[in-house]
């Protein structure tokens, strides 16, 4: 450096549950663990959910919302068997 150990410390925390918050998707605290080596940070690009407002008689469209525990990309970083 590169992979990532059935090793050690340490760390996040998925379904669900309670509370708020919000139009919804979804957040945010609190329990809880399904998992994770960048599940630490960023919405850049694609990808996915929502559709109050806007546009339409109306079905519906549209992100300017929303998601980094979808996927690339930035960037910063613990440990150290083994290769």
């Nucleotide at each position: 450096u590169u992979a990532g150990a059935u090793a050690a410390a340490g760390g996040c925390a998925a379904a669900c549950c309670a509370u708020c918050u919000g139009a919804a998707a979804a957040g945010a605290u609190g329990g809880g663990a399904c998992g994770c080596a960048a599940a630490g940070c960023c919405a850049u690009g694609g990808g996915u959910c929502u559709a109050a407002a806007g546009c339409g008689u109306a079905a519906g469209c549209u992100a300017u919302g929303a998601u980094u525990g979808c996927c690339a990309g930035g960037u910063u970083g613990c440990c150290g068997a083994u290769u």
Background: The prediction has a mean pLDDT of 87. This is a predicted structure of an 83-nucleotide RNA (c-di-GMP-I-GGC riboswitch aptamer) from Peptococcaceae bacterium BICA1-8. The source organism's lineage runs through Bacteria, Bacillati, Bacillota, Eubacteriales and Peptococcaceae. The sequence was found by an Rfam model in a public genome assembly.